[in-house]
């Protein structure tokens, strides 16, 4: 000195990812409320403890009758933001509480996953819908190598292998040979 590492910007994969709004079905004739019967001491919270309220002027549970929801999740349509999009695990903070767990939200170059399906399996869920984790055999996108076709090149097919901090274009690095 060069190379490498690293940077900025714009893109590709496709049943692509996520969010919001509206409608619809399901949840469900369920929860809950009232009355009656029965029952006979507990009940009220996501769980436990404490506290409070309530209960023999009759608790919970069970049965009948009347009235009768909602949230979460889902489908369709539109709009928006995007291509570690996003998800899961872990950790921290906040919230929910009187306290501790659980739950919910946010953050994190902490780890894993390229993508969407199928099948098995575990969990969540009212659910056979759906979601999450995991494993398997294929498909698909991209890059590399090899072989063949084509051949100026480009490209196509097949096989093997890698992985998203990847791949492609441009700029910069950045000039030199």
């Nucleotide at each position: 000195a060069a190379a490498a590492a690293a940077g900025a910007u714009a893109g590709a994969g496709g049943u692509g990812c996520a969010a919001u709004u509206a409608u619809u079905a399901u949840a469900a004739g369920u929860a809950a409320a009232u009355u009656u019967a029965c029952g006979g001491a507990g009940a009220a919270u996501g769980g436990u403890c404490a506290a409070u309220u309530u209960g023999a002027u009759g608790a919970a549970a069970u049965a009948a009758a009347u009235u009768g929801a909602a949230a979460g999740g889902a489908a369709u349509a539109a709009u928006u933001g995007c291509c570690g999009a996003a998800g899961u695990a872990c950790a921290a903070a906040g919230u929910u509480u009187g306290a501790c767990c659980a739950g919910c939200u946010u953050u994190g170059a902490u780890a894993c996953u390229g993508g969407g399906g199928c099948u098995g399996u575990g969990g969540a869920g009212a659910a056979u819908a759906u979601c999450c984790g995991u494993a398997g055999a294929a498909c698909u996108g991209u890059c590399a190598u090899u072989a063949u076709c084509a051949c100026a090149a480009a490209g196509a097919u097949a096989a093997u292998g890698g992985g998203g901090a990847g791949c492609u274009g441009u700029c910069a690095g950045a000039u030199a040979u």
Molecule: Lysine riboswitch aptamer
Organism: Leptotrichia sp.